Predicted 3D model of a 326-nucleotide part of an RNA (large-subunit ribosomal RNA, domain IV) from a Saprospiraceae bacterium. Rfam family: Bacterial large subunit ribosomal RNA. RNAcentral holds the full RNA, with entries from ENA. The prediction has a mean pLDDT of 84.
Context: one part of a larger RNA
RNA sequence: CAUGGCUAAGUGAACUAGGCAAAAUGGUCUCGUAACUCGGGAGAAGAGACGCCCCAAGUGAUUGGGGGCCGCAGGAAGAGGCCCAGGCGACUGUUUAGCAAAAACACAGGACUCUGCAAAGUCGAGAGACAAAGUAUAGGGUCUGACACCUGCCCGGUGCCGGAAGGUUAAGGAAGGGCUUAGGAGCAAUCCAUGGUCUUAACUGAAGCCCCGGUAAACGGCGGCCGUAACUAUAACGGUCCUAAGGUAGCGAAAUUCCUUGUCGGGUAAGUUCCGACCUGCACGAAUGGUGUAACGAUCUGGGCACUGUCUCGGCCAUGAGCUCG
Numbered sequence: 001c002a003u004g005g006c007u008a009a010g011u012g013a014a015c016u017a018g019g020c021a022a023a024a025u026g027g028u029c030u031c032g033u034a035a036c037u038c039g040g041g042a043g044a045a046g047a048g049a050c051g052c053c054c055c056a057a058g059u060g061a062u063u064g065g066g067g068g069c070c071g072c073a074g075g076a077a078g079a080g081g082c083c084c085a086g087g088c089g090a091c092u093g094u095u096u097a098g099c100a101a102a103a104a105c106a107c108a109g110g111a112c113u114c115u116g117c118a119a120a121g122u123c124g125a126g127a128g129a130c131a132a133a134g135u136a137u138a139g140g141g142u143c144u145g146a147c148a149c150c151u152g153c154c155c156g157g158u159g160c161c162g163g164a165a166g167g168u169u170a171a172g173g174a175a176g177g178g179c180u181u182a183g184g185a186g187c188a189a190u191c192c193a194u195g196g197u198c199u200u201a202a203c204u205g206a207a208g209c210c211c212c213g214g215u216a217a218a219c220g221g222c223g224g225c226c227g228u229a230a231c232u233a234u235a236a237c238g239g240u241c242c243u244a245a246g247g248u249a250g251c252g253a254a255a256u257u258c259c260u261u262g263u264c265g266g267g268u269a270a271g272u273u274c275c276g277a278c279c280u281g282c283a284c285g286a287a288u289g290g291u292g293u294a295a296c297g298a299u300c301u302g303g304g305c306a307c308u309g310u311c312u313c314g315g316c317c318a319u320g321a322g323c324u325c326g
Stems, first nucleotide, its partner, number of pairs: 001320007010312001014310001019307001027050005036040001051069005056063002070074001081305007088297002093105002109144007121130003147292004152222003157219002159215005166210003172204002175200006183192003223241005250284001251281001262278005
């Protein structure tokens, strides 16, 4: 030094990033038990009893009866520490086999959307298979995530759905020109394709796109400047510019606040953390859900009681390593 164990007195978290570790609590019976909450919270918290002997009752185990004895101590050992407040996630569950168990995933519930059955979707080159021996109270996809109260405005962009008048638009169809020649005509020059090849092309020509409309629990978005009230300050009010529309309810220095240890209040002798407010929201905000919420959590944060070798401040024991000798 490491591991394991013990630790008197005073103090009792002064230790530390943090009560990490340790200590304390622990059983049974009786009494008692708050906020909040539908059950629940709850073993809440907290208080007391517990040995042995005699008597009594009972067939007996035993007993909420009566009396007595001893000690500081009568559940040998094994056997919850508790309380207050807040964040997150409703909950039980799942996860990084071997550094992460969580606020991540899942979840019941909610919503949108696709699918009429030879279903959509998925796998396969195909046959075929799953979906499903199911049939829209079913099956697939996406988002949200119990419950309560709710979920505002914007369809200009992108996507999706619907529309078909007009514009654009492929192959194909359709017209011509050049070269060439089988064959035909011609005495010949040469002319003529129904062939081949090169090339030009009016007109016709679907979906799509343009276009018209719908759709945000689709992807997403949700302003600026100036002035104004009889102290001051502020601005219910007015003006102006821009926009598809300018953030509603609720919440707010927040798991979000840079300035910032914001300011005020609480807690402490003293508090960058914590709790309650304020609102100046750098850069909250409504199913990329908003705000609450009993219960739950090896979750995270702050405080308290109890308790202690965590500390003040060490000491002792055992084993190992080290050291000495061999």